[in-house]
Molecule: transfer RNA
Organism: Candidatus Dojkabacteria bacterium
């Protein structure tokens, strides 16, 4: 310096271009229990990295930028 990934919730992660973006786990509230734990039930949490551009509709397809990984020189 070239080139390929890869970025969505506090974490790991889903989501054919099409209804309000969901799912463990973690948190909070409740039931349960002598009490914790486990079980069960429920809430809550999101600028889908940035910035545009294509679409009737973009988390998704395109260009840049940013980080991060990886591999070439």
């Nucleotide at each position: 310096g070239c080139g390929c990934c890869a970025a969505u919730a506090g974490c790991u992660c889903a989501a054919u271009g099409g209804a309000u973006a969901g799912a463990g786990c973690a948190g909070c509230u409740g039931c349960c229990u002598u009490c914790u734990a486990a079980g069960c039930a429920g809430c809550a949490g999101g600028u889908u990295a940035c910035a545009g551009g294509u679409u009737c509709g973009a988390g998704u397809c395109c260009u840049g930028u940013u980080u991060g990984g990886c591999g070439c020189a």